c-di-GMP-I riboswitch aptamer from Pelosinus fermentans JBW45, 86 nucleotides, folded computationally. The source organism's lineage runs through Bacteria, Bacillota, Sporomusaceae, Pelosinus and Pelosinus fermentans. Of the family's consensus pairs, 95% are formed in the model.
RNA sequence: UACCAUAAUGAGCAAACCAACCUAAAGGUGGGGACGCAAAGCCAUGGGUCUAAGGAUGUUACAUCUAUGAUUGCCAGGUUGCAUCG
Numbered sequence: 001u002a003c004c005a006u007a008a009u010g011a012g013c014a015a016a017c018c019a020a021c022c023u024a025a026a027g028g029u030g031g032g033g034a035c036g037c038a039a040a041g042c043c044a045u046g047g048g049u050c051u052a053a054g055g056a057u058g059u060u061a062c063a064u065c066u067a068u069g070a071u072u073g074c075c076a077g078g079u080u081g082c083a084u085c086g
Base pairs, nucleotide, nucleotide: 004086005084006083012037013036017032018031020029021028022027035073041079042078043077045076046075047074048071049070050069054066055065056064057063058062
C1' cells in the first nucleotide's frame, strides 16, 4: 500500500408508525420517531418490484395491456469514502 475480516471509541444514516405538504397513483419532501445499516454515500446502467395519469384493445358501467412515473433500505454493476484489534 492492496485485499479479507471486524474489537473498541467517536461521528453518521434512519424502517414501521404519527401528523403536514406535493403527486393521477406508486411514491417523495421536511418534522417527530428508531427497525436496522460499514457504504442504508452517490448514479435508474442491467434485472426485479410497485403504480397506470396518458395511450391501446374490448366495451354501457368497466376490464385487460402498457413507463415516458417510482424504488439504490430488492439484487447486480459503476463510482467516491471513515476508523481499526487481527